[in-house]
Molecule: c-di-AMP riboswitch aptamer (ydaO/yuaA leader)
Organism: bacterium HR29
RNA sequence: ACCACGUUCUUGCCGAAUCCCGGCACCGCCGGGAACGGGGGACCCACCACAUGGGGUGAAUUGCGCAAGAGGCGCAUAGGCGACUUCCGACGCCGAACCCGUCAGCUAACCCCGUAGGCGUUCGGGAGGCUUG
Repeated sequence: ACCACGUUCUUGCCGAAUCCCGGCACCGCCGGGAACGGGGGACCCACCACAUGGGGUGAAUUGCGCAAGAGGCGCAUAGGCGACUUCCGACGCCGAACCCGUCAGCUAACCCCGUAGGCGUUCGGGAGGCUUG
């Protein structure tokens, strides 16, 4: 000097996944509240249909081909993301996974549930906003 790993602090990205309070046997556990997010659930309206079961969270749906010890691979695609917001353009990336268990349309009151995890993130132009000098 460089590389790898670990810890702490700061600043950001995807995502609902953040903040506060109290207690205890106290570097952890338990409970509560706010905020954000999701599900169930009337009249009215809608539907009159599923073992070919159906449904939910999520951007993650669909088609074609290969494989056929099929759990996988490739191409494309609905859709989604890229650091103040939005519009236009280009470029890049994702296009999964899981859950309910025969059951759920919408849905006021009401009831129930979650607050994880993974990362270092492009540019140009128009409009607006914020901050600094």